Background
Predicted 3D model of a 71-nucleotide RNA (transfer RNA) from Marmota monax. It matches the Rfam family "tRNA". Gene Ontology term of the family: triplet codon-amino acid adaptor activity. Rfam describes the family as follows. Transfer RNA (tRNA) molecules are approximately 80 nucleotides in length. The sequence is in RNAcentral, with records from ENA and Rfam. Lineage of the source: Eukaryota > Sarcopterygii > Boreoeutheria > Euarchontoglires > Marmota.
Parts: sequence; C1' cells; structure tokens
RNA sequence: GGGGGUGUAGCUUGGUGUCAGAGCACCUGCCUAGCAUGUGGGAGGCCUGGGUUCAAUCCCCAGCACCCUCA
Repeated sequence: GGGGGUGUAGCUUGGUGUCAGAGCACCUGCCUAGCAUGUGGGAGGCCUGGGUUCAAUCCCCAGCACCCUCA
C1' cells in the first nucleotide's frame, strides 16, 4: 500500500427505517445491630462528518480507531 471485519451505557453485549433493551457494575428505598444476600426504584449509550428519507443508531459515501488478511 490492497482487501475484509468491528465500532451501541463504566464493562460484556442484543437489536431495529418511525420513543435503543439486557446482564454485571454504580446510586438509592426496604430488609439487618452491621455487612452480604434478596427485593423495589433510579442515573447512564448508538465512533465522527456529510448524503438519501416525512423520519437514520439502522441505508449510502468519506474519515478515524482497533482487529484479521495479502503483498
């Protein structure tokens, strides 16, 4: 340098053109003498920039980061 893949919450991830869910972790109520467990509630996210569309996290283009591969 060529080709391919991945990018979603602090971590691991599901998912879809029309208000993005889960597990763990975090905060908090109950429980306890206290801790743990259990249980209820809560905060927190679609890599960036353009394009298509009534509507984009999803489709298209470019870029960036990482991984694989060819030379």

RNAcentral records the identical sequence in 2 taxa.